[in-house]
Molecule: c-di-GMP-I riboswitch aptamer
Organism: Neobacillus dielmonensis
RNA sequence: UAAAUAAUAAUGCAAACACGUUGAAAAACGUGGACGCAAAACUAUAGGGACUAAGGUGUAUUUCACUACGUCAGCCAGUUGCCACU
Repeated sequence: UAAAUAAUAAUGCAAACACGUUGAAAAACGUGGACGCAAAACUAUAGGGACUAAGGUGUAUUUCACUACGUCAGCCAGUUGCCACU
């Protein structure tokens, strides 16, 4: 110097749930709260996958199906980064 590694130290984030707000919904935001995470940091027309279907299309007779430049990265992934026993 580089790589692996969560051991140590110093730290960070915040699941479910509750309340409030926004939204057609998925979901997001705020407060509380911690299930967990060594990238649970960033990225949603780099890629894959998943969710929703207002509007649109078709069908039906008021039902059902399809549709995302809508949503999810704490699904895989891409990019970047802290410490450093061994």